Predicted 3D model of a 351-nucleotide part of an RNA (small-subunit ribosomal RNA, central domain) from a metagenome. Its mean pLDDT, the model's own confidence on a scale to 100, is 90. RNAcentral holds the full RNA, with entries from SILVA. Its Rfam family is "Bacterial small subunit ribosomal RNA".

[in-house]
Context: one part of a larger RNA
């Protein structure tokens, strides 16, 4: 390379928009580059093949056929690829009329808990732990009540519930705004999927600079434990946690499962539309049907394990990726970053 692959073995890119590219519905007509056929030219000799012959045979050599799967004129065929031109609605998309939703960004609001500060009552403890201390407390603490400031998250609802491409999003309200689902018509008329490069978004935690600081709590001290104990427990705490602007761009960024499309037995929950039916004042209830979330389970796959209309079944179509273990996500070289590092990524060598 081929081939085989990628939930768990090696393997889906963290996710998304897209450019190049590849790939792409129904009809009818054209034209005829690819595609097929036909000639006619050409494919040097040797070589090779069958055939006949020549050296006693055979290797060998001669003849003669064939081969040269090819190319290049020219003449057909038109199915299917690509082309053009007309057309179609079932793919995509608009439009209308309804819904659900912690999607997102800002501004304001709220109460519970927490700390701190004042004041009041009150007095000898409080805390903490397996037990203990360190710590706090007669300068009145803990506990209680009233006021008051401050910063953070938002109990119940809450639900294998919803929403978002992913990361990820929960009090309320309002103002902006993205995406989804359903019903029926209308209307363009393949306008369609993937996407190499690229761009943009992207948890924690870390950097820069300005804020802010209640609780937490890396680092750090002090108390325990312990052979020790740089730890597990306790009391302390600083960066940070939160806000603004910027950087940074990793993850067990996971469903370890790339995206689309079509097809393949079925049960039973649930969340949002739609229809119908009985019944009715309505909720409920039964049936069907879309879109989503689960959970069982055939067939079929799988090494098992499990996966099983939300496939790891049948299939095509694009992208990404893997090819023994260590060494190594390392060195070197390159782009990125203030850095801290990040992408990209190998060899000796050894097993």
């Nucleotide at each position: 390379c081929u081939g085989g692959g990628u939930g768990u073995a090696a393997a889906g890119g963290g996710c998304u928009c897209g450019u190049a590219g590849g790939c792409g519905g129904g009809g009818a007509a054209g034209a005829a580059g690819g595609u097929c056929g036909a000639a006619u030219g050409u494919g040097a000799a040797a070589u090779c093949u069958u055939a006949u012959g020549g050296c006693u045979c055979a290797a060998c050599c001669a003849u003669a056929a064939g081969c040269c799967u090819g190319c290049a004129u020219c003449c057909g065929a038109a199915a299917c690829c690509a082309c053009u031109u007309c057309u179609c609605u079932u793919g995509a998309g608009u439009a209308u009329c309804g819904g659900a939703g912690a999607g997102g960004a800002u501004a304001g609001c709220g109460g519970a808990a927490c700390u701190c500060c004042u004041g009041g009552u009150g007095u000898a403890g409080c805390g903490g732990u397996g037990a203990a201390a360190u710590g706090c407390g007669u300068a009145g603490a803990u506990a209680u009540c009233a006021g008051g400031a401050g910063g953070a998250a938002c109990g119940c609802c809450g639900g294998u519930g919803g929403c978002g491409a992913a990361g990820g999003c929960g009090g309320c309200u309002a103002u902006c705004u993205g995406g989804c689902c359903g019903a029926a018509u209308a209307c363009u008329g393949a306008c369609g999927c993937u996407c190499a490069g690229g761009a943009g978004c992207g948890a924690a935690g870390g950097c820069c600079g300005g804020g802010g600081g209640a609780g937490c709590a890396a680092a750090c001290a002090g108390g325990a434990u312990u052979a020790g104990a740089u730890a597990c427990c306790c009391u302390g705490g600083u960066a940070g946690u939160c806000c603004c602007g910027g950087c940074a761009g990793u993850a067990a960024a996971c469903g370890a499962u790339g995206g689309g499309u079509a097809c393949u037995a079925g049960g039973u929950g649930u969340u949002g539309g739609g229809g119908g039916g009985a019944a009715u004042u309505g909720a409920c209830c039964c049936c069907c049907u879309c879109a989503g979330u689960g959970c069982c389970g055939c067939a079929g796959c799988u090494a098992a394990c499990g996966c099983a209309u939300u496939a790891a079944g049948u299939a095509c179509c694009c992208c990404a990726c893997c090819u023994g273990g260590g060494g190594a996500g390392u060195a070197c070289g390159a782009c990125c970053g203030c850095a801290a590092g990040g992408u990209u990524g190998a060899a000796a060598c050894u097993c």